[in-house]
Molecule: transfer RNA
Organism: Candidatus Micrarchaeota archaeon
RNA sequence: GCCCCGGUGGCUUAGCCCGGUAAAGCGCCAGUUUCGUAAACUGGAUAUCGAGGGUUCAAAUCCCUCUCGGGGCU
Numbered sequence: 001g002c003c004c005c006g007g008u009g010g011c012u013u014a015g016c017c018c019g020g021u022a023a024a025g026c027g028c029c030a031g032u033u034u035c036g037u038a039a040a041c042u043g044g045a046u047a048u049c050g051a052g053g054g055u056u057c058a059a060a061u062c063c064c065u066c067u068c069g070g071g072g073c074u
Base pairs, nucleotide, nucleotide: 001073002072003071004070005069006068007067010026011025012024013023020057028044029043030042031041032040050066051065052064053063054062
């Protein structure tokens, strides 16, 4: 230099191909329960979807550039 994969709540991931109000588990907070804790149950908060631009009525999703991490080729 070229090619491939990945960056989405605190953590781990799904959703992307084929555009339509972002989901799950764990964790966190509150409540119920308990002598008390844990567990269980109920409710709640938390993601400008790596950055910028483009297309579109509408972009995590499509296009372009950049950036970070991993792998491969020379």